This is a predicted structure of a 387-nucleotide RNA (Bacterial RNase P class A) from Gemmatimonadetes bacterium bin94. The sequence was found by an Rfam model in a public genome assembly. Its Rfam family is "Bacterial RNase P class A". Rfam describes the family as follows. Ribonuclease P (RNase P) is a ubiquitous endoribonuclease, found in archaea, bacteria and eukarya as well as chloroplasts and mitochondria.
Parts: sequence; structure tokens; C1' cells
RNA sequence: AGGACGGGCUGAGGGAUCGCCCCCGGGAGCCCCACGGGGCUCGCCGGACGGAGGAAAGUCCGAGCUCCGCAAGGCAGGGUGCCGGGUAACGCCCGGGCGCCGCGAGGCGACGGAAAGUGCAGCAGAGAGCAGACCGCCGAUGGCCCCCGACGGGGGAACAGGCAAGGGUGAAAGGGUGCGGUAAGAGCGCACCGGGCCGCUGGCAACAGGGGCCGCAUGGCAAACCCCACCCGGAGCAAGGCCAAAUAGGGGACGAGGGACCGCCUGUCCCGCCCGAGUCCCGGGUAGGCCGCUCGAGGUUCGGAGCGAUCCGAAUCCCAGAUGAAUGAUCCCGGCCCGCCCGUGAGGGCGCGGCACAGAACUCGGCUUAUGACGCCCGUUCUCCUG
Repeated sequence: AGGACGGGCUGAGGGAUCGCCCCCGGGAGCCCCACGGGGCUCGCCGGACGGAGGAAAGUCCGAGCUCCGCAAGGCAGGGUGCCGGGUAACGCCCGGGCGCCGCGAGGCGACGGAAAGUGCAGCAGAGAGCAGACCGCCGAUGGCCCCCGACGGGGGAACAGGCAAGGGUGAAAGGGUGCGGUAAGAGCGCACCGGGCCGCUGGCAACAGGGGCCGCAUGGCAAACCCCACCCGGAGCAAGGCCAAAUAGGGGACGAGGGACCGCCUGUCCCGCCCGAGUCCCGGGUAGGCCGCUCGAGGUUCGGAGCGAUCCGAAUCCCAGAUGAAUGAUCCCGGCCCGCCCGUGAGGGCGCGGCACAGAACUCGGCUUAUGACGCCCGUUCUCCUG
């Protein structure tokens, strides 16, 4: 210098004006009142602070909170699955082990059990689970045949048969490599590696190391059923609670009248007279309103413990709570990028140019996904160059 790996930080800056949401004060209107006051509303006036995110998203996990259910245990169902730790909890995070990948820094892993049982394996291939012989190798032993012969035998071919070394098929062919051995071969024998069993040492553990015995006896798949261990009641802020119209039902009391036409009288008409008009009261529900609602497993800065996740302590701060749903618009200055122009160059000028993904809705802890500036910072590793 270039490439790579890991971790962290932002989320385009400053200002002005206007507007919106929340809050406070005033005013106006309505309602209640124990006359002190209180409550609700607003096309009104004024004012202070604050006003989207790292993911507010997907709603995939785990919780708080709320209501319902629940003696306890079991069955069914679902989830998790190496070990230790963290946490309110988790399928999250940290540290470690093992396996695989990478020269390396590092990355990835549903990573318990296949000697409980059941099941699965297309195509190819001779054979795929108490396997098998297509090519091949051998043909020691037994038999037939051919050739040579000095008649002791030797050679060849290949039937029976033996073999599984090599080739071939396959994702996978019943341990691997080597030496010996053999007719050829084979854990047939031996050494090493692998595997199984039993001790030992280190480690909290996963596991690692080493020793002895066993020629090796039961290959793979459990994100197939299953077995083992552990965990799990259900629904969700439209949870849930409070206040409470109009109209129509319900209950109760009183009850023989009530109402329309009308200024009044008369008159007419309608609804009723115990199967009850009308008046009053009570209760449930709806519309609507309020609470839940934002002070919380909270933020910031220090100090301490720990490899770390995280925990402990101190100081300090209050930081959206809307509900057809606010968080915006315009202008100025400046930044970065891109394009064009000018200049030998350093640089300068111009542009209705570009500056993501997205957006609260009860609240947290995670995970995942999206994301401009090919952004900034820190650490590590590899290669090359120079001294």
C1' cells in the first nucleotide's frame, strides 16, 4: 500500500417564519352545588417545555400488566435439546467443548439417544441390511482335455470350486494404511490409526490425555414415528374498569284520564279505563366520554466486580401520548456525492440535480428483515513493497 476478518458509532448540520399535537393560564358557553366551589366543551386569546426510530416494521420468540380458569397428579398436545454462566424470562446473550470450512484473523453447526421398538432409501448397480460376484484374480484340492517329456514330472486351458485385492455402480458397498501371509485372498497374523469395554489423570462440566483388554461383534436417517430429560393453563389494551344519553324492551309505584285541532268556549277526533293510556322511579345494555396511558426490568455520567454477557453503587435527568389519529411547510446559510463548464495546475463556478429504509398507538427484553452517505472509528490477519 492493497485485500480480508471482527467489533462499535451515527442516521445530513445550523437558523428564521408559519402551522399541528400535548400541557398551563385566561375568556366564553353549558351543567351540578352543601353557595365555598366543582365538572365538561371550544373554528377564542396568551405562554413555557417537549414532540418518532435504529429499526417505531415483521408480529417470530420471551416477559410485565389485565381478565377468565385452576387442590394435586396424570393423559393428550406443543416447544426446547453439547457444557457452564447471565437474565424477570427466552428458542436471546456471553464464555467454553466438539465437528466442519478457511493459509490466517475468523466463520458455520436442531450438536441428547440408531446395541428399546417400528419404519425409510428413487435411479444406477451383481449386491442396500442377518448383502453380493458384472468385469476381474486364483484354480492349491477333485475331475475332463491339449502340449512337452529323459516317464520322476512339467506347462497350458478351464469345469466344479475358492476369493473379495483391483475395476465398475452409487450419497452410502459390512473399518483404514502398510508389512507379512496365501493358489489367489481375507483381521488370517502383526504394527499404527479408528472403534467397543474397563480403570487412571486433568477439568464444576461438556470433554481432553494416557493405560489395559477385545480382531471388530449391532452402516445411514430421529427438521421419520419414537425414547429420554426439561419447560408450557387460555385470551389479549378491541385486555379490563368507571360514568352514562336519545329510542326500544324489562321491573315497580301511582293511576282514570291523557292528547290533537284552538287565543278562549263549544264541538269533533285519537289513545285508554285493571289484558291499564299517562306520570314518576329503578335496573341492564348501546351511542358517547373518562381511566388503563406512559416513571420505566428507564436514560446519562462516573466508580467498582467480572475474560465476557452482566451485576453492584453514587450523582443526575423526566424525555410523544395522539384516537380518522399531531410530529409538517417555506426560506436562508453550510456539508457530502454526482453531472456540466472554466483553469497547465492547486482550485473555482453553475444546477427548481441527489442525500436512504421507514414511521409511534399498553409497555419492555430479544431475534429477523429493510437501509443513502459504497459513511466514520477501533482492533486483528494475509500478501506485496521500502528501510